[in-house]
RNA sequence: GCCGGCGUAGCUCAGCUUGGUUAGAGCAGCGGUCUUUUAAACCGAUGGUCCAGGGUUCGAAUCCCUGCGCCGGCACCA
Numbered sequence: 001g002c003c004g005g006c007g008u009a010g011c012u013c014a015g016c017u018u019g020g021u022u023a024g025a026g027c028a029g030c031g032g033u034c035u036u037u038u039a040a041a042c043c044g045a046u047g048g049u050c051c052a053g054g055g056u057u058c059g060a061a062u063c064c065c066u067g068c069g070c071c072g073g074c075a076c077c078a
Base pairs, nucleotide, nucleotide: 001074002073003072004071005070006069007068010027011026012025013024020058030044031043032042033041051067052066053065054064055063
């Protein structure tokens, strides 16, 4: 340099194919119940620049373009 995959909550991920109600789950953290205490278990609420920018559209996490980052393969160099 070329090709492919990925980027969504603090972490691990689903949702994207086929645009449409309020963007979700588990874990962690927070508050509570219980317990002599801790842990465990249970209950509750919170937590989001859907990588960035632009475009299409009545409407974009989802479609299109550009860029950035990560991973893998190939090529190049020696």
The prediction has a mean pLDDT of 81. Predicted 3D model of a 78-nucleotide RNA (transfer RNA) from an uncultured Chloroflexota bacterium. The sequence was found in a public genome assembly. Its Rfam family is "tRNA". By type it is a transfer RNA.